RNAcentral holds the full RNA, with entries from ENA, Greengenes and SILVA. Small-subunit ribosomal RNA, 5' domain from Syntrophomonas erecta, 552 nucleotides, folded computationally.
Context: one part of a larger RNA
C1' cells in the first nucleotide's frame, strides 16, 4: 500500500450501477412459487333462442307470468384423458472421488417435444371414474350396487422397415467385430378432433364421403440432452505401515439403454502400497476473483459451467427422462389435529417469523419486455425475470456555493507587551440555481403474436374457410406522471472524522505531576510533557473517516 459478501464508533445532502444470513443443511405462523387443454371424452350447471306441455289472470274463440320436457347456441367446469410437473429456483450438508478440470473412446449405449425422409391410419371388443342410490367414518378418507364417453384399455388385420433364427456373397476395422447387400422363416403398429364443401360414394340427408389443418403409428437419418470408459491434473498427516474375501481373475447364467464383480453359482489365488496404499483430518470443482513486475501465493460470496442434497435413513413407482425439493411407501426424530379409533406436515423456492449472531433486507408491484409450460388460438399459469423498497455495504458522478471585498472589524489564542495568527476569512457589495421546493409539458423499452382490411402462392372438383408470403392499420408498460424538458422562487435545507515526539505531513498555551492516562513498534507521564487532558492553531482525507478481523 492494495483487497473485502465484512462488522464496530462517530459523523451524513443526492444520484446511477452493483451487492446483502460468511453463524444454527437449527425450527418454522401466514400468502404465493406448476399448471395448462371443453379444437380428446362423457356428465353436471347458468344464459338465450325455438317447438310443445301445464296454465295464474285478463277488457277472452285470443294474449299470457310462473313451472316444466325436447333441440340449437354460447359459457363455465368436479372427473376421465394427453402434454408438463426430470426445466426454471434454492443450499454447500456429504464428497478427497473419474466429483470436478483438460483431452480422448463407446465397434458398448439412450433421446419426450423439434427438424428432414419414406410409408401407413383398416376392423372389432370389454370395461371404469363422473354421475345415481345407498353404506361406513370427529376427520382424513373409503366401502357396495347400478349406468356411460373418449386420442383411456385390450385382442384381430397389414408389416415395406425393424427384430430375432438359419444360410451366402462383399467391403472395412484397433481385438472381441461393425456395415450395407441377398435368401428363408418368426414376431411386433396406429386414433382420432376441428372447419369448409358437394367432385367422388352413399337411396336421401349432409355424412361414416371428400378436403385443408393439427394429432396418430413405423422407420430411418439430423438436431438437441444425457448414460458409461481411460491417460493426466486434484489440500494436510507416517507420532497412520500394512490393506483387501465379491476382495483380484476366469467360465456359466442373470441384470441394464448400454461395457463391467454390476449381481449370481463354480473354479483360481489373487489384487493395492514408501512413485505413500490404508486410516485420520480438512474441503464441494472449475472459468473465474484478490495481489504480485512475474514466477508464485490465498480465494471460489455474486455472475457462468459441471457435481450432490432436499426434515434423518433406506426403497422402488410412473415416466424419452427421477430412485423424484413444492410425488408415493416404510422406518425415525419433531409439531399439529382428534370424538383417542386415527389422521396431517416438511421455505437449503419468493417473501416473513422465531432462534443463533459483531453481522446481512419487503409478508411490495407486475407479467409490459426476455425467457419456460399449456393450447389451433385468444388466453391462462410463472416469487423465473423485470422492476420498485430497505441498508454509505462497495465503485462512481455531484453538491454544501461564485467574483470582488481591509477599517487587516469584533472575538478567541499567542505574545518579548512592539504586536502577531485565525485572516480576503467574516461582514458588505455583485451574481448563480448544479442541487432543492412549487407548477407544467413528458418518454425509449412495444413489436411479434393477435385482428382487420389488401395482393400474391400452394393445395383442392371448385367457392370458402383454413395454411404460407408480403403490405397497410388497429392495440398492447409493472416500473411510472419515473427519467428528462420548461417556468418561478431563495446562498437559502447539505461537513465531518481521524491526526501533529519518531517511522510520518502537521507546535504552542494550559492543566496533570509514574498519577489520570497513552501506546501499531520504539516508547512518554515522578513540577515548565511538542508524547496524558483541554483550548487556539497546524496536517490529510472528504460523504465520509478511523478502528477491528482475514488475504497478497
Nucleotide at each position: 500500500g492494495g483487497a473485502c459478501g465484512a462488522a464496530c464508533g462517530c459523523u451524513g445532502g443526492c444520484g446511477g450501477c452493483g451487492u446483502g444470513c460468511u453463524u444454527a443443511a437449527c425450527a418454522c405462523a401466514u400468502g404465493c412459487a406448476a399448471g395448462u387443454c371443453g379444437a380428446a371424452c362423457g356428465g353436471a350447471g347458468a344464459u338465450u333462442a325455438u317447438c310443445g306441455a301445464c296454465g295464474a289472470g285478463c277488457a277472452a274463440c285470443g294474449c299470457g307470468a310462473a313451472u316444466u320436457g325436447a333441440u340449437a347456441a354460447u359459457c363455465u367446469u368436479a372427473g376421465u384423458g394427453g402434454c408438463g410437473a426430470a426445466c426454471g429456483g434454492g443450499u454447500g450438508a456429504g464428497u478427497a472421488a473419474c466429483g470436478c478440470g483438460u483431452g480422448g473412446g463407446c465397434a458398448a449405449c439412450c433421446u419426450a417435444c423439434c427438424c428432414a425422409u419414406a410409408u401407413g391410419c383398416g376392423g372389432g371388443g370389454g370395461a371404469u371414474a363422473a354421475c345415481a342410490c345407498u353404506g361406513g367414518g370427529a376427520a382424513a378418507c373409503u366401502g357396495g350396487u347400478g349406468c356411460u364417453a373418449a386420442u383411456a384399455c385390450c385382442g384381430c388385420a397389414u408389416a415395406a422397415a425393424c427384430u430375432u433364427u438359419a444360410g451366402g456373397a462383399g467391403u472395412c476395422a484397433c481385438a472381441u467385430g461393425a456395415c450395407g447387400c441377398u435368401u428363408a422363416a418368426a414376431g411386433c403398429a396406429a386414433a382420432g378432433a376441428u372447419g369448409g364443401c358437394c367432385u367422388c360414394u352413399u337411396a336421401a340427408c349432409a355424412a361414416a364421403g371428400c378436403u385443408a389443418u393439427c394429432g396418430c403409428a413405423u422407420a430411418u437419418g439430423g438436431a438437441u440432452g444425457g448414460g458409461c470408459c481411460c491417460g493426466c491434473g486434484u489440500c494436510u498427516g507416517a507420532u497412520u505401515a500394512g490393506c483387501u474375501a465379491g476382495u483380484u481373475g476366469g467360465u456359466g447364467g442373470g441384470g441394464u439403454a448400454a461395457g463391467g464383480g454390476c449381481c449370481u453359482a463354480c473354479c483360481a489365488a489373487g489384487g493395492c502400497a514408501a512413485c505413500g496404499a490404508u486410516c485420520a483430518g480438512u474441503a464441494g470443482c472449475c472459468g473465474g476473483c484478490c495481489u504480485g513486475a512475474g514466477a508464485g501465493g490465498g480465494u471460489g460470496g455474486a455472475c457462468g459451467g459441471c457435481c450432490a442434497c432436499a426434515c434423518u435413513g433406506g426403497g422402488a413407482c410412473u415416466g424419452a427422462g427421477a430412485c423424484a425439493c413444492g410425488g408415493c411407501c416404510c422406518a425415525g426424530a419433531c409439531u399439529c389435529c382428534u370424538a383417542c379409533g386415527g389422521g396431517a406436515g416438511g421455505c437449503a423456492g419468493c417473501a416473513g417469523u422465531g432462534g443463533g449472531g459483531a453481522a446481512u433486507a419487503u409478508u411490495g408491484c407486475g407479467c409490459a419486455a426476455u425467457g419456460g409450460g399449456g393450447g389451433a388460438a385468444a388466453c391462462c399459469c410463472u416469487g423465473a425475470c423485470g422492476c420498485a423498497g430497505c441498508g454509505a455495504c462497495g465503485c462512481c458522478g455531484c453538491g454544501u456555493g461564485a467574483g470582488c471585498g481591509a477599517c487587516g472589524a469584533a472575538g478567541a489564542c499567542c505574545u518579548u507587551c512592539g504586536g502577531g495568527u485565525c485572516g480576503c476569512a467574516a461582514a458588505g457589495c455583485u451574481c448563480u440555481g448544479u442541487u432543492g421546493u412549487a407548477c407544467g409539458g413528458g418518454a425509449c423499452g412495444a413489436a411479434c403474436g393477435u385482428c382487420a382490411c389488401u395482393a400474391a402462392c400452394a393445395a383442392u372438383a371448385a367457392c370458402a374457410a383454413g395454411g404460407u408470403u408480403a403490405g397497410u392499420g388497429a392495440g398492447u408498460g409493472a416500473c411510472g406522471g419515473u427519467a428528462c424538458c420548461g417556468u418561478a422562487c431563495c446562498a437559502g435545507c447539505a461537513a465531518g472524522c481521524c491526526c501533529c515526539g519518531g517511522c510520518u505531513a502537521a507546535c504552542u498555551a494550559c492543566g496533570u505531576g509514574c498519577c489520570a492516562g497513552c501506546c501499531g513498534c520504539c516508547g512518554c507521564g515522578g513540577u515548565a510533557a511538542g508524547a496524558c487532558g483541554u483550548a487556539g492553531g497546524g496536517g490529510g482525507c472528504g460523504a465520509g473517516c478511523g478502528u477491528u478481523g482475514u488475504c497478497c
Description
Its Rfam family is "Bacterial small subunit ribosomal RNA". Its family is annotated with ribosome and structural constituent of ribosome in the Gene Ontology.